[in-house]
RNA sequence: ACACCUCGCUGGGGGAGCCACAGGCUGAGAUGGCGGGCCAUGGGUCCGUCGACCCCGGAACCUGAUCCGGUUAGCACCGGCGGAGGAAAGCGAGGGUUCCGCGGU
Numbered sequence: 001a002c003a004c005c006u007c008g009c010u011g012g013g014g015g016a017g018c019c020a021c022a023g024g025c026u027g028a029g030a031u032g033g034c035g036g037g038c039c040a041u042g043g044g045u046c047c048g049u050c051g052a053c054c055c056c057g058g059a060a061c062c063u064g065a066u067c068c069g070g071u072u073a074g075c076a077c078c079g080g081c082g083g084a085g086g087a088a089a090g091c092g093a094g095g096g097u098u099c100c101g102c103g104g105u
Base pairs, nucleotide, nucleotide: 001097002096004095005094006093007092008091009090010089011056012055013054014053017025018024019023032050033049034048035047036046037045038044039043061086062085063084067080068079069078070077
């Protein structure tokens, strides 16, 4: 000085599905707390904020996509699309590699 690995700090990004029926499935996570709007009191839905979780890049997540094949009760999952298009990063410590200098032999 730096390809790479690990950790930390700060900052930032993101999603929340399915059903054999109401408690089960997959998953890291399946909307937990608070505040507010709407519908009209059954709660539902949306927004903000905090929290949990994942991610900061060959894929967390979004688009294509109400996509295609397999598979499943369905979601999930596997493969394709796909080194497709987008997407949020800086700093520090340790390790490692290489180079240079100095000393010894």
A computed fold for a 105-nucleotide RNA from a Candidatus Zipacnadia bacterium, annotated as TPP riboswitch aptamer (THI element).
NCBI's taxonomy places the organism under Bacteria, Bacillati, Armatimonadota, Candidatus Zipacnadia.
The coordinates come from a structure-prediction model, not an experiment, and the mean pLDDT is 76.
Rfam family: TPP riboswitch aptamer (THI element). Rfam describes the family as follows. Vitamin B(1) in its active form thiamin pyrophosphate (TPP) is an essential coenzyme that is synthesised by coupling of pyrimidine and thiazole moieties in bacteria. Rfam links the family to the GO term thiamine pyrophosphate binding.